Model confidence (mean pLDDT): 83 of 100. The RNA shown here (SAM riboswitch aptamer (S box leader)) has 92 nucleotides and comes from Hymenobacter artigasi. Its Rfam family is "SAM riboswitch aptamer (S box leader)". Rfam links the family to the GO term regulation of gene expression. It was read from a public genome assembly, where an Rfam model found it.
[in-house]
This record gives sequence, C1' cells and structure tokens, in this order.
RNA sequence: UUUUUAUACAGAGGCGCUGAGAGACAGGCUCGAUGAAGCGCCGGCAACCAUCCGCAAUCGCGGCCCGGUGCCAAGUCCUGAUUAUAUAAAAA
Repeated sequence: UUUUUAUACAGAGGCGCUGAGAGACAGGCUCGAUGAAGCGCCGGCAACCAUCCGCAAUCGCGGCCCGGUGCCAAGUCCUGAUUAUAUAAAAA
C1' cells in the first nucleotide's frame, strides 16, 4: 500500500517548547495570538488484539486493564461521495 472483517449518536486534558494554521477530501460551518498544527512530559478515556478470570460456549457472553494499538472541540462537526474517511484485527 491492497484485500477482508468489525466499529464509528458514549467517553476522556493539563503543562512546557514553538508560533499560524486546523477540523481527511469538496461545499458549508466552526475552532484558533485568551495560542492552530507539531513535538515532549504527565494524566485520562475506551476495550479492537493479547494475557488472565467467570459462565458453559468449543469462531459465544461477561469481567479485568500489567502488555500491543487507538483516542481525549463540535454525532465521522454537517451535507456529499459508500468503490469515502478513520481505527482495530487478520492476510498478501
């Protein structure tokens, strides 16, 4: 990068460095010098995978949260495009 499967109306932010953009794309709308994005530290949310536990089911349900990811403005911000986007897991 591609393919497959699942999920996307819930939830969770402070500080430091820095300094103008950000919200995928188009249109809108919004956020932003009372500090965007990025990076670092600390914290948190969640429960996809793994571990472990229970139920009793053998591809299930529930729990747990040390590990691998993810996420922490607005319903994936809204509408469109659904052969879209994002994330997880598996495969190539």